[in-house]
Molecule: FMN riboswitch aptamer (RFN element)
Organism: Rubrobacter sp.
RNA sequence: CGUAACUUUCGGGGGCGGGUGGAAUUCCCGCACCGGCGGUGAACCCGGAUCAAAUAUUCCGGGAAGCCCGCGAACUCUGGAGGAUAUCCGGGGUUGAGCCGGUGAGAAUCCGGCGCCGACGGUGAGAGUCCGGAUGGGAGAAAGGAUAG
Numbered sequence: 001c002g003u004a005a006c007u008u009u010c011g012g013g014g015g016c017g018g019g020u021g022g023a024a025u026u027c028c029c030g031c032a033c034c035g036g037c038g039g040u041g042a043a044c045c046c047g048g049a050u051c052a053a054a055u056a057u058u059c060c061g062g063g064a065a066g067c068c069c070g071c072g073a074a075c076u077c078u079g080g081a082g083g084a085u086a087u088c089c090g091g092g093g094u095u096g097a098g099c100c101g102g103u104g105a106g107a108a109u110c111c112g113g114c115g116c117c118g119a120c121g122g123u124g125a126g127a128g129u130c131c132g133g134a135u136g137g138g139a140g141a142a143a144g145g146a147u148a149g
Base pairs, nucleotide, nucleotide: 001149006144007143008142009141010140015031016030017029018028019027032129033128034118035117036071037070038069039068044063045062046061047060048059049058066116067115074094075093076092077091078090079089080088081087098114099113100112101111102110120132121131122130
């Protein structure tokens, strides 16, 4: 410098007002709000080095995408372990949404503008924002972890 088993902790946000109605935080109108995890991330942001000092440059480290790639969640089919409808380990399928302009050698990511999307079940009427499965699961993150190598 740094590795496996394993251990611990962490690991999802968001709506009001009005209308109609017997009934709607679900419909309609108005104006809002939210964005899991990993990757990528050219010129953005932060820190450090380079300098006598400042700037620039270059280098190093970190951050940075809901709609680019992949994953998780959800739905569904299925294999194995097991006495088992417990529990555990897998595999397949399905799974939303971005354009225009600018800069530039290069933009899916930067800057500007305008858009768009949102599981399942429930509900005195149809839900991204209410209630529930869920005090669950989880992509993963951090720390610890052999005098290994």